[in-house]
This is a predicted structure of an 81-nucleotide RNA (transfer RNA) from a Candidatus Daviesbacteria bacterium. Model confidence (mean pLDDT): 80 of 100. The sequence was found in a public genome assembly. It matches the Rfam family "tRNA". Rfam describes the family as follows. Transfer RNA (tRNA) molecules are approximately 80 nucleotides in length.

RNA sequence: GCCGCGGUGGUGGAAUGGUAUACACGUUGGACUUAAAAUCCAAUGGCGCAAGUCUUGUGGGUUCGACUCCCACCCGCGGCA
Numbered sequence: 001g002c003c004g005c006g007g008u009g010g011u012g013g014a015a016u017g018g019u020a021u022a023c024a025c026g027u028u029g030g031a032c033u034u035a036a037a038a039u040c041c042a043a044u045g046g047c048g049c050a051a052g053u054c055u056u057g058u059g060g061g062u063u064c065g066a067c068u069c070c071c072a073c074c075c076g077c078g079g080c081a
Base pairs, nucleotide, nucleotide: 001080002079003078004077005076006075007074010025011024012023018064026044027043028042029041030040031039045054046053047052057073058072059071060070061069
């Protein structure tokens, strides 16, 4: 340099054009217990007192609508030279 795969809440990870973050872990609060573990219930993306606002690596584009399609770039892994 060229080709392929990937980048999504605190973590793993799903979502193949229609509520962004299902599910699990973790965390917080509660129940149970003498106490704890286990188990069960509830809450849990960021900012904000709130109303709200922002958010899928970054920046653009297509579309009524984009994590998803297109372009450029950044980063990681693998292959070729």